[in-house]
Context: one part of a larger RNA
RNA sequence: CCCUCGUUAAGGAACUCGGCAAAAUGACCCCGUAACUUAGGGAGAAGGGGUGCUCUAAUAGCGUGAGUCAUAUAACUUUGAUGAGCGUGAGAGAGCCGCAGUGAUCAGGCCCAGGCGACUGUUUACCAAAAACACAGGUCUCUGCUAAAUCGAAAGAUGAUGUAUAGAGGCUGACGCCUGCCCGGUGCUGGAAGGUUAAAGGGAAUGGUUAGCGCAAGCGAAGCUAUGAACUGAAGCCCCAGUGAACGGCGGCCGUAACUAUAACGGUCCUAAGGUAGCGAAAUUCCUUGUCGGGUAAGUUCCGACCCGCACGAAAGGUGUAACGAUCUGAGCACUGUCUCAAUUACCCGCCCG
Numbered sequence: 001c002c003c004u005c006g007u008u009a010a011g012g013a014a015c016u017c018g019g020c021a022a023a024a025u026g027a028c029c030c031c032g033u034a035a036c037u038u039a040g041g042g043a044g045a046a047g048g049g050g051u052g053c054u055c056u057a058a059u060a061g062c063g064u065g066a067g068u069c070a071u072a073u074a075a076c077u078u079u080g081a082u083g084a085g086c087g088u089g090a091g092a093g094a095g096c097c098g099c100a101g102u103g104a105u106c107a108g109g110c111c112c113a114g115g116c117g118a119c120u121g122u123u124u125a126c127c128a129a130a131a132a133c134a135c136a137g138g139u140c141u142c143u144g145c146u147a148a149a150u151c152g153a154a155a156g157a158u159g160a161u162g163u164a165u166a167g168a169g170g171c172u173g174a175c176g177c178c179u180g181c182c183c184g185g186u187g188c189u190g191g192a193a194g195g196u197u198a199a200a201g202g203g204a205a206u207g208g209u210u211a212g213c214g215c216a217a218g219c220g221a222a223g224c225u226a227u228g229a230a231c232u233g234a235a236g237c238c239c240c241a242g243u244g245a246a247c248g249g250c251g252g253c254c255g256u257a258a259c260u261a262u263a264a265c266g267g268u269c270c271u272a273a274g275g276u277a278g279c280g281a282a283a284u285u286c287c288u289u290g291u292c293g294g295g296u297a298a299g300u301u302c303c304g305a306c307c308c309g310c311a312c313g314a315a316a317g318g319u320g321u322a323a324c325g326a327u328c329u330g331a332g333c334a335c336u337g338u339c340u341c342a343a344u345u346a347c348c349c350g351c352c353c354g
Stems, first nucleotide, its partner, number of pairs: 004346001006344003010340002014338001019335001027051005036041001038174001052096005061088004067082004072077001097101001109333002112330004116325002121133002137172007149158003175320004180250003185247002187243005194238003200232002205227005212219002251269005278312001279309001290306005
């Protein structure tokens, strides 16, 4: 010097990304306890006070209860009184000692505001514990039992020795208030008139072959053979409807009010329909440290507003919300060697001297 501890004048977060680390709080009893709230909570809220030993004292009281007495009974036994011993034991008064009495040890720091997620749970064994996953609840779709779904060439099995208050899949995620418009595209469901359409059916027609005919060129029946038109012909697709807690989507330009500004209002183009309620510089806001207010002497963070939402928005849910959180953000009290600014003790290791 390093490591691990102890202590520290004055100040007390000035440290730092950030109170990280440390300090502080701490047990039991008593008093007392706010907003808010789902009336359960919040709550150990917060904030105060007490605690040792000796004596009065074998304290009062309480628990247990041997024994004794009485009572009723035929008896077993019942009921009542008293009660040794043992256990437990507040409160009060008087006194004693110390700086200090849960004398050491072990043993919550607290409060305010906001974001996210309701909660208890789960997770990246070995860099992430969270706002991620799950969750109860909500909703949609499928499934009538040889169920749907899943595994398997199959047999068979799971589902389930269950039966729609059941099972499977998708989304959302307690609770409160709610969940708007669009079915043009895609998907799904239903429909069946028409169009298209497979195998198959069908067998018009054509080629080859050749009995025959012909002087020849050639023609050419039947059969066999090779092709094969019309026509008939399902689902699907086209088509017609429905369907959003299905995949998804939810406009632009111009003008207008008696200062100015703004535009309740009007015009026009486009669309399937043009974003409703609520929220909003937000875990979303680029410009941006937006503007105003609060907090500070001073605040790119924080809180409350505004709305010009680059690019919120309603179960990829919207918005609130008590309780909860080794969560994230901001502020404060207490406390401190985090710091101003460093000093020093001890142990271990290393090094040096003998």